Context: one part of a larger RNA
Molecule: large-subunit ribosomal RNA, domain II
Organism: Halogeometricum limi
């Protein structure tokens, strides 16, 4: 890893609702005894148990066999009317008393089936752990006995001995001796620093090579012993107690417990959810509600939508000369308050400025401002529509699932921001499949019973690809672009439209050519100051025109040039302003990308128009289901405007498996099983043929159940 067999809501007790069957004011037996054809059955036991009365803590009291009404069904016709439905009555606690709670006109109760609940191992598979006895010191700790082993060198302490030397004490020197948890060392033996070397399904569940350290000693070792699990040992590392230690090891308790992961086995048919509130030692879990389902039961109205009428409402906008409260510049003006001035000896007075405060013009603002005020919501009523006797609203009860959500959008609160966080309304995703968005839970299209044919919708129609290289007109030149991804602020004589104002055939505008002069070198200053360092003034003449000079340039001159004119030339120019496509702004990490080819009067963008093409959507021919009637032997016949997406989940039907009753069948003339092939069913399945096989199968209607597998890091067995 593949196959193959194994594998997961079970049994009992009490308890609930409901089914079905008995018996009913009852209703059942238990234990146990007796018979028998002996685990089965008959028949006996009422002891007991639930009910048949309630209220009240309790002492204690103790209730409708019916009194009115209105009524579904039903039967009859216009009433009666079981069950129902409002009153009346009644018991009993409370209690002065009103009231008020529960109760009251007989349904139960046994057995069985299903569907929940409890309790148990309780669908299955899973801990690490806790407990308790037992077994462990043959590995490893450490201790005790009594025994074994440590080449060779190297230093040379105490002590002696002889000499010296000294009053002594005692000291030196040389021998001599052999001490040392003493040195050297691949003696044996122990150990294990570093390569963070080789190995790492190993030579090996801790090794291998080289280095390295002890190596008379707290040394090493062999062998007898001892200490045991909340125990023991430990020159302490949580080491170490037989590959097993922050509590061995084996067996029981033990199917421990698990609000937590995983698993959880056949078809169909109706309906269809939450992820939300309130509580919780609650937050990965419950219970209660909200929401789904399925049954009775009532018995006749309900009100998702639209418009209308009266009410409610103060948010969007608005507006502030209507309050509150913020605020920008001007002007005028009267208390007051401050500074300077300026008049007075001083009180005090004028004035200019500020600040306050009022008008007048002016310019803005407010979630916690409103003179105003929408859409919208919403409450009651009416119509209209939709439902509803095929039973609506509704009330009761069985069974749930769910309580981590998320997008996307319209308004909001936090956030520099987020695939962000938190509210609320919708739609959607979850639970929704088909078409489009290159791929792509929630974005556009559009809600899928099965099978067929045609029209469309989002998007599209050069090729990849079904459909136009459509028609008409404009714009881009950047491959912009051709993405539903628009890349900011600022810039752009890039070009396109549109408007305004100026100049123009009495020649604009640019370019070519010619003139640009005189009084004068204006006056002052200065060394000089000639149009052009400063400073004052900037006059007059000739003229078409030509500054007391806008520029370059000289030490001052000079020289170039411009205004300003005049000729050529001959139609628009020039300056602002809006707009539409473009440009620049523009920087990531493997090789680019409009899905790709490609594309430039576009296959790119803006307008306008016609085709087509395209989904399960829509129309349409059949067919099923379901629901409703009609028939009922059974085929069947009708209806259904918008019945038939579907997870958790709730009700219903049905295949299929082994066995056991019943009834009917098959089989050596081939049964079951297995391999292939044919039909039939919507599907769980089932039939039939052939071969193989060689003895035992099925159907029908009941019952029982260890009854269906792809999943469980599933078990076990083969390859």
């Nucleotide at each position: 890893a593949c196959c193959a067999g194994g594998g997961a809501g079970u049994g009992c007790a009490c308890u609930u609702a409901c089914u079905u069957g008995g018996c009913g004011a009852g209703u059942c037996u238990a234990a146990c005894u007796a018979g028998a054809g002996c685990a089965u059955c008959u028949a006996g036991g009422a002891a007991g148990g639930c009910g048949u009365a309630g209220g009240g803590a309790a002492a204690c009291c103790g209730a409708c066999a019916a009194g009115g009404c209105c009524g579904c069904a039903g039967c009859a016709u216009u009433g009666c009317g079981a069950g129902g439905g409002c009153c009346g009555c009644c018991g009993u606690g409370u209690u002065c008393a009103a009231g008020c709670g529960c109760g009251g006109g007989g349904a139960g109760u046994c057995a069985a089936g299903u569907g929940g609940g409890u309790g148990c191992g309780a669908c299955c598979c899973g801990a690490a752990a806790c407990c308790a006895g037992a077994u462990g010191a043959u590995c490893u700790a450490c201790a005790c006995g009594a025994a074994g082993g440590c080449a060779a060198g190297a230093c040379g302490a105490a002590g002696c001995g002889u000499g010296g030397c000294g009053a002594a004490a005692g000291c030196c020197a040389c021998g001599u001796g052999g001490a040392g948890g003493u040195c050297u060392g691949u003696u044996a033996g122990g150990g294990u620093u570093g390569g963070u070397g080789u190995c790492u399904u190993a030579c090996a569940a801790u090794a291998c090579c080289c280095u390295c350290c002890c190596g008379u000693g707290a040394c090493c070792u062999g062998u007898g012993u001892g200490u045991a699990g909340g125990g023991g040992u430990g020159a302490a590392a949580g080491g170490c107690c037989c590959a097993u230690c922050g509590a061995a090891u084996c067996u029981g308790g033990c199917a421990a417990c698990a609000g937590c992961u995983g698993g959880u086995u056949c078809c169909a048919g109706c309906c269809g959810a939450a992820a939300c509130a309130u509580g919780u030692c609650g937050a990965a879990g419950c219970a209660u509600g909200a929401c789904c389902u399925c049954a009775a039961c009532c018995g006749a109205g309900a009100u998702a939508g639209u418009c209308u009428g009266c009410g409610a409402g103060g948010u969007a906008g608005a507006g502030c000369g209507a309050c509150c409260g913020a605020u920008u510049g001007g002007g005028a003006g009267a208390c007051c308050c401050g500074c300077c001035u300026c008049c007075g000896a001083g009180a005090g007075g004028a004035g200019u400025c500020g600040g306050c405060c009022u008008c007048c013009c002016u310019g803005u603002c407010g979630a916690a401002c409103u003179c105003c005020a929408a859409a919208c919501u919403u409450g009651c009523a009416g119509a209209c529509g939709u439902c509803g006797u095929a039973g609506a609203c509704g009330u009761u009860g069985g069974g749930a699932a769910u309580c981590c959500g998320g997008a996307c959008u319209g308004c909001g609160g936090g956030g520099u921001a987020a695939g962000c966080u938190u509210g609320u309304g919708g739609u959607c995703c979850g639970u929704g499949a088909g078409g489009g968005a290159g791929a792509c839970a929630a974005c556009c299209c559009a809600g899928a019973g099965c099978c067929g044919g045609g029209u469309u919708a989002a998007g599209g129609u050069c090729c990849c690809c079904a459909a136009g290289u459509g028609u008409g007109g404009a714009u881009u030149a950047a491959g912009u672009g051709u993405g539903a991804u628009c890349g900011a602020a600022g810039g752009u004589u890039g070009u396109c439209u549109c408007g305004a104002g100026c100049c123009c055939u009495a020649a604009a505008c640019a370019g070519c050519c010619g003139g640009g002069a005189g009084g004068u070198g204006a006056g002052c200053u200065u060394a000089g100051a000639a149009g052009c360092a400063g400073c004052u003034a900037c006059c007059c003449u000739c003229u078409a025109a030509g500054a007391a000079a806008a520029g370059c340039g000289u030490a001052a001159c000079a020289g170039c040039u411009u205004a300003c004119c005049g000729g050529c030339c001959g139609a628009g120019g020039u300056u602002c302003g809006a707009g539409g496509c473009g440009c620049c702004g523009a920087a990531a990490a493997u090789g680019a990308u409009c899905g790709g080819g490609a594309c430039u009067c576009a296959a790119a963008u803006c307008c306008a128009c016609c085709a087509c093409c395209g989904a399960g959507a829509c129309c349409u021919g059949g067919c099923g289901g379901c629901a409703g009637g009609c028939a009922a032997c059974a085929c069947g016949c009708c209806u259904g405007a918008c019945c038939c997406a579907g997870u958790a989940g709730g009700c219903u039907g049905g295949c299929a498996c082994a066995c056991u009753g019943u009834a009917c069948g098959g089989g050596u003339g081939g049964a079951a099983g297995c391999a292939c092939g044919g039909g039939c069913g919507a599907g769980a399945g089932u039939u039939c043929g052939u071969g193989u096989g060689g003895a035992c199968c099925g159907u029908u209607c009941a019952g029982u159940g260890a009854c269906g597998a792809a999943a469980a890091u599933c078990c076990u067995g083969g390859u």